The RNA shown here (transfer RNA) has 76 nucleotides and comes from Salibacterium salarium.
It matches the Rfam family "tRNA". By type it is a transfer RNA.
The organism belongs to Salibacterium, within Bacteria.
Model confidence (mean pLDDT): 80 of 100.
RNA sequence: GCUUCCUUAGCUCAGUUGGUAGAGCGCAUCCAUGGUAAGGAUGAGGUCACCGGUUCGAGUCCGGUAGGAAGCUCCA
Numbered sequence: 001g002c003u004u005c006c007u008u009a010g011c012u013c014a015g016u017u018g019g020u021a022g023a024g025c026g027c028a029u030c031c032a033u034g035g036u037a038a039g040g041a042u043g044a045g046g047u048c049a050c051c052g053g054u055u056c057g058a059g060u061c062c063g064g065u066a067g068g069a070a071g072c073u074c075c076a
Stems, first nucleotide, its partner, number of pairs: 001072007010025004019056001027043005049065005
């Protein structure tokens, strides 16, 4: 330098055909207990990496950029 793949909540990850963004863990509050852990209920938490494009509508499609992983190649 080239090719392919990945980037979604604090962490690990889903997201089917383009049509209201989700789960587990964690966190907060409450319940419960003599108290703690475990447990139950409720809730908060998102620039879907970034910039553009297509579209009535984009996490999803297209182009570019950045970061990461794997492979290949050139020079020394």